Model confidence (mean pLDDT): 75 of 100. Glycine riboswitch aptamer from Croceicoccus sediminis, 104 nucleotides, folded computationally.
RNA sequence: CUGACCGCGCGGGAGAGCGCAGGUGAUUCGCAUAUGUGAAGUACCUGCCGCCGAAGGAGCAACCGCCCCGGAAUCUCUCAGGCACAAGGGACCGUGCCGGUCGA
Numbered sequence: 001c002u003g004a005c006c007g008c009g010c011g012g013g014a015g016a017g018c019g020c021a022g023g024u025g026a027u028u029c030g031c032a033u034a035u036g037u038g039a040a041g042u043a044c045c046u047g048c049c050g051c052c053g054a055a056g057g058a059g060c061a062a063c064c065g066c067c068c069c070g071g072a073a074u075c076u077c078u079c080a081g082g083c084a085c086a087a088g089g090g091a092c093c094g095u096g097c098c099g100g101u102c103g104a
Stems, first nucleotide, its partner, number of pairs: 003102005008096005017049001019048007027040005050083003056079001057077003063071003
């Protein structure tokens, strides 16, 4: 100096039920014997079914290698994770005047 890899920062970043049932807690409204009760929407938990794949994980494999054997995906499976909006996560892409390693 330039290229590659890793980390970090910044920007972008998809898919799929506002599902059903039960329980718990608070909020609003109505009734009331003022203890209670009914409805509404919401949060959480459990169970059931359906669905998604781009954290992770697993499987096969084109291909690659130092060819005994090993490395291998955006393919496949969904254990995990996720499925209204938002938030969060997010493979991957771009970028950095940042850091580290290697190379010429």
Taxonomically the source falls in Croceicoccus (Bacteria, Pseudomonadati, Pseudomonadota, Alphaproteobacteria).